[in-house]
RNA sequence: UCGAAUAGAAGAGGUGCAAUACUUCAUCAGUAACUCAUGCGAGAUAGUUAAGUAUCUGAGAGCUUGAGUGAAAGGGAAGAUUGCCGAAAUGGAUCAGUCUUAAAUGCUGACUCUGUUGGGUCCUAGUUUAAUAGCCUAGGGACUGUCGUAACCAAAUAGGGUUACGGAGCGCUUUCUACGAU
Numbered sequence: 001u002c003g004a005a006u007a008g009a010a011g012a013g014g015u016g017c018a019a020u021a022c023u024u025c026a027u028c029a030g031u032a033a034c035u036c037a038u039g040c041g042a043g044a045u046a047g048u049u050a051a052g053u054a055u056c057u058g059a060g061a062g063c064u065u066g067a068g069u070g071a072a073a074g075g076g077a078a079g080a081u082u083g084c085c086g087a088a089a090u091g092g093a094u095c096a097g098u099c100u101u102a103a104a105u106g107c108u109g110a111c112u113c114u115g116u117u118g119g120g121u122c123c124u125a126g127u128u129u130a131a132u133a134g135c136c137u138a139g140g141g142a143c144u145g146u147c148g149u150a151a152c153c154a155a156a157u158a159g160g161g162u163u164a165c166g167g168a169g170c171g172c173u174u175u176c177u178a179c180g181a182u
Stems, first nucleotide, its partner, number of pairs: 001181003008175004014085001016084005022079004033069005039063002043056004047105002049102004088117006094110005118144002121141006128134001146167008
């Protein structure tokens, strides 16, 4: 000096990502629940199925109709603060919890293991949800950052710019340690 090269450190992408016992707003919803009246009259709740157990119930469970009072959580938007750039999201497996038992499954959680996704955005379909919002999954479109290749322009006090194509974050840039070559 270079490398197809080991372990670190610091950074970049931008409508960037996530969190909060935070603030405000809309929605949730004239819903749930409660009270009264009316009709039927024995069941109802603890995720679903079966059995059990516990609680409530003819002093009326539950359902229908009418009147009155009337929420909240989750999810969303904006702001503030904090932490960050596999930030984070998600599929599968494992473990734990969900009254007890049995099987399957739903839901919640994890400094667990493993796969996928560079990023945001728009459209279509599906899923979830109160929802046409939003999340997630699949496909597609343009945009954007990065690296590689090719062409052209510029240029050597340079190593940049434009266009096209392609790859993926276990990446890329800078720096530095070990290793190797000269």
The RNA shown here (Lysine riboswitch aptamer) has 182 nucleotides and comes from Secundilactobacillus malefermentans DSM 5705 = KCTC 3548. The prediction has a mean pLDDT of 80. Of the family's consensus pairs, 100% are formed in the model. It was read from a public genome assembly, where an Rfam model found it. The organism belongs to Secundilactobacillus malefermentans, within Bacteria.